[in-house]
């Protein structure tokens, strides 16, 4: 200097004129001042705030997460660490990845090949003995070091030992268990003991932690209007009690189920009473007619900015300061000049501009992006 990887920032600004929306001032539909679409507003993937379901309770089901500590309103998010694996350099660092709880609680699966794939082994081979048709064959016994198959085959290397072998023994490592020390902890280090037989849980499962449901067209208030019409149906049984009320069964609501819990009316007439009838009121379903305009939710917040302090950091605390869209079929624009950025050009100048538009709000995650810039790492060329 060029290239790549990963992470981050910018991705427009000023003035004038005209136009649109909101707030404030204003008697005013006049006028003035101020403000007016993002880094992702996208996806609807997580977590909440808020609202409704009388209260939102318990258990199960179902679902989600899974190394440690910390941050946060919370999270499947973030910060700092630990361990494992891979790569590179080299003996401990750097970079990257991790769906890093549990395999002796249980049930499954590991095709084919192979003798054998879990409490699984003897195909070839090696050794010993015996017999024979004797440079070999057969039988019996021992073996798991060598070879073969496979993704994976009873810890590794070296030595001793053995008939041949084997942790059989020894040394050094690995694994597992235990004590001590360091650390908040995951873990790490020293020491001691020990022969120590797979994998798979983004398979079922077990353990720990968490989750009521729905969702702004959620919900709520006011106004208007008629025929608050018509039809059907429900408004409840028993026991105890003077009554209030308690228990039990039934119907409905809260959530997928169970428990639990809440609600389940009034008047008149007839009748000795039981009971029957009628009406009002409320709920549900259907049908028919009329009206359909506003407000709240709705933008002052888990808010932004600056400074100081604490912390490795994410972040927290204090002080000061600011108000930064609120539309409701949908505003946030157009023109002109200049500036900034990029490309070409000696210059003048010419050309260009990605992904993309708020709709209850906030914190994250994921995806898209012309062009430019910054930091770290790797690599190429050149120079010293």
């Nucleotide at each position: 200097u060029g290239a790549a990887a990963c992470g981050g920032c910018c991705g427009u600004c000023u003035u004038a004129u005209c136009g649109c929306u909101g707030u404030u001032u204003g008697a005013a539909u006049a006028a003035a001042a101020c403000a007016g679409a993002g880094g992702a507003a996208a996806g609807u993937c997580c977590g909440g705030g808020c609202a409704a379901c009388a209260c939102a309770g318990a258990g199960c089901g179902c679902c989600a997460u899974g190394c440690u500590u910390c941050c946060u309103a919370a999270c499947g998010g973030g910060a700092a660490g630990g361990c494992u694996c891979a790569u590179g350099c080299a003996u401990g660092c750097a970079u990257g990845a991790g769906a890093c709880a549990g395999a002796a609680a249980g049930u499954g699966c590991c095709a084919c090949a192979g003798a054998a794939a879990c409490a699984a082994g003897a195909c070839c081979g090696c050794c010993g003995c015996a017999u024979c048709c004797c440079u070999g064959a057969u039988g019996c016994g021992g073996u798991a070091a060598g070879g073969g198959u496979g993704a994976a085959a009873a810890a590794g290397u070296a030595g001793g030992g053995u008939a041949a072998g084997a942790g059989c023994c020894u040394a050094c490592u690995c694994g597992u268990g235990c004590u001590g020390c360091a650390g908040c902890g995951a873990u790490g280090c020293c020491g001691c003991a020990u022969u120590g037989g797979g994998g798979u849980a983004a398979a079922c499962c077990u353990c720990a932690u968490g989750g009521g449901u729905u969702g702004a067209a959620a919900g709520u208030c006011c106004a208007a209007a008629u025929a608050g019409g018509c039809u059907g149906u429900u408004u409840g049984g028993g026991u105890c009690g003077c009554a209030a009320g308690a228990c039990u069964a039934c119907g409905g609501g809260c959530u997928g189920c169970u428990c639990g819990u809440c609600c389940g009316g009034c008047u008149u007439c007839a009748g000795c009473a039981a009971u029957g009838a009628a009406g009002c009121a409320a709920g549900c379903a259907g049908u028919g007619g009329g009206u359909a305009g506003g407000g709240c939710g709705u933008u002052g917040g888990a808010g932004g900015c600056u400074u100081u302090c604490a912390g490795c950091g994410a972040u927290g605390a204090a002080a000061g300061u600011c108000c930064c869209a609120g539309a409701u079929a949908a505003a946030u624009g157009a023109u002109a000049a200049g500036a900034g950025c990029u490309g070409c050009g000696c210059a003048a100048g010419c050309a260009g501009a990605a992904c993309a538009g708020a709709a209850c709000c906030c914190g994250g995650c994921u995806u898209a992006c012309a062009g430019g810039c910054c930091a770290u790492u790797u690599u190429u060329a050149u120079u010293u």
About this RNA: This is a predicted structure of a 384-nucleotide RNA (Bacterial RNase P class A) from a Cytophagaceae bacterium. Model confidence (mean pLDDT): 77 of 100. Rfam family: Bacterial RNase P class A. About the family: Ribonuclease P (RNase P) is a ubiquitous endoribonuclease, found in archaea, bacteria and eukarya as well as chloroplasts and mitochondria.